[in-house]
The RNA shown here (transfer RNA) has 73 nucleotides and comes from a Gemmatimonadota bacterium. The prediction has a mean pLDDT of 82. NCBI's taxonomy places the organism under Bacteria, Pseudomonadati, Gemmatimonadota. RNAcentral holds the sequence, with entries from ENA. It matches the Rfam family "tRNA". Rfam describes the family as follows. Transfer RNA (tRNA) molecules are approximately 80 nucleotides in length. It is annotated as a transfer RNA.
RNA sequence: UGGGGCGUAGCUGAGCUGGCAAAGCAUCGGACUGUUAAUCCGAGGAUCGCAGGUUCGAGUCCUGCCGCCCCAG
Numbered sequence: 001u002g003g004g005g006c007g008u009a010g011c012u013g014a015g016c017u018g019g020c021a022a023a024g025c026a027u028c029g030g031a032c033u034g035u036u037a038a039u040c041c042g043a044g045g046a047u048c049g050c051a052g053g054u055u056c057g058a059g060u061c062c063u064g065c066c067g068c069c070c071c072a073g
């Protein structure tokens, strides 16, 4: 330098053909318990890497950047 893949909550990680962004762990509150742990119930938290474009509507499609990984030189 060229090609490919990935980027979604504090961490892990789904999202099919564009149509109101799952879940687990963690955190917080409660139940239970002599206390803690475990278990159970409940709650909050994501302008989806950044900036544009297309569209009635974008995590999803298109363009340019940024970061990480792989391949080639």
Stems, first nucleotide, its partner, number of pairs: 001072007010025003019056001027043005049065005